The RNA shown here (transfer RNA) has 73 nucleotides and comes from an Akkermansiaceae bacterium.

[in-house]
C1' cells in the first nucleotide's frame, strides 16, 4: 500500500431493528452499621469513537472518517 478483526460509564463486559433516554461486576461518591478501618447493607452520579445512509424505528444494518490490533510484500 493492500486484506481482516476491533471501538460501550474510570477498567472489565451485556446487548443479535421496538421489551434500551442502555444492564452488570469492580473502582468512585454519600449514607447506615463500628470506637475507628475493613467486611457487610442502602443509595447516588457515570458510556453508545465521529459524520452520512437505510428504516415508521439503529447501540445494533451499510458507507466513510478517526483511532487501536493482527496479516501480507
Nucleotide at each position: 500500500g493492500c486484506c481482516c478483526c476491533c471501538a460501550u460509564c474510570g477498567u472489565c463486559u451485556a446487548g443479535a431493528g421496538g421489551c434500551c433516554u442502555a444492564g452488570g461486576a469492580c473502582a468512585g461518591c454519600u449514607c447506615c452499621c463500628u470506637u475507628u478501618c475493613a467486611c457487610g447493607g442502602a443509595g447516588c452520579a457515570g458510556a453508545c469513537a465521529g459524520g452520512g445512509a437505510u428504516u415508521c424505528g439503529a447501540a445494533u444494518u451499510c458507507c466513510c472518517u478517526u483511532g487501536g490490533g493482527g496479516g501480507u510484500a
Its mean pLDDT, the model's own confidence on a scale to 100, is 84. Rfam family: tRNA. Its family is annotated with triplet codon-amino acid adaptor activity in the Gene Ontology. Rfam classes the family as a transfer RNA.